The RNA shown here (transfer RNA) has 71 nucleotides and comes from Hominimerdicola alba 8. Its mean pLDDT, the model's own confidence on a scale to 100, is 81. Its Rfam family is "tRNA". It is annotated as a transfer RNA. The organism belongs to Hominimerdicola alba, within Bacteria. RNAcentral holds the sequence, with entries from ENA and Rfam.
RNA sequence: UAGGGUGUCGCCAAGCGGUAAGGCAAAGGACUUUGACUCCUUCAUCCCGGGUUCGAAUCCCGGCACCCUAA
Numbered sequence: 001u002a003g004g005g006u007g008u009c010g011c012c013a014a015g016c017g018g019u020a021a022g023g024c025a026a027a028g029g030a031c032u033u034u035g036a037c038u039c040c041u042u043c044a045u046c047c048c049g050g051g052u053u054c055g056a057a058u059c060c061c062g063g064c065a066c067c068c069u070a071a
Stems, first nucleotide, its partner, number of pairs: 001070007010024003018054001026042005047063005
């Protein structure tokens, strides 16, 4: 410099234009003499900025970060 890929909660991770799954962690509660286990509840403006659309994590454009390949 060129091409490609990835970016979703504290971590991992699903999500084919129509309410953003799940696990771990965390917080509150139940249980327990206490703790652990178990159970219930809560926790997301989806990397940033625009555009398209009735409606965007998803499509389009630009940027940023990281990774891979080539030179």